[in-house]
Molecule: transfer RNA
Organism: Candidatus Parcubacteria bacterium
RNA sequence: GCCGCCUUAGCUCAGUCGGUAGAGCGACGCUUUCGUAAAGCGUAGGUCCCCGGUUCAAUCCCGGGAGGCGGCU
Numbered sequence: 001g002c003c004g005c006c007u008u009a010g011c012u013c014a015g016u017c018g019g020u021a022g023a024g025c026g027a028c029g030c031u032u033u034c035g036u037a038a039a040g041c042g043u044a045g046g047u048c049c050c051c052g053g054u055u056c057a058a059u060c061c062c063g064g065g066a067g068g069c070g071g072c073u
Base pairs, nucleotide, nucleotide: 001072002071003070004069005068006067007066010025011024012023013022019056027043028042029041030040031039049065050064051063052062053061
């Protein structure tokens, strides 16, 4: 220098051939216990990496950029 993949909740990751985003773990609260843990129930938590384009509507499609991983030279 060229090519490919990835970027979504605190962490690990789903997701929708475009229609107002979810799980597990974690956090917090309640129940239970003499108490803790475990267990059960519930709550909060996201400008879906950034900028632009297409569209009535973009996390999703297109272009550019940034970061990470890998390959080739």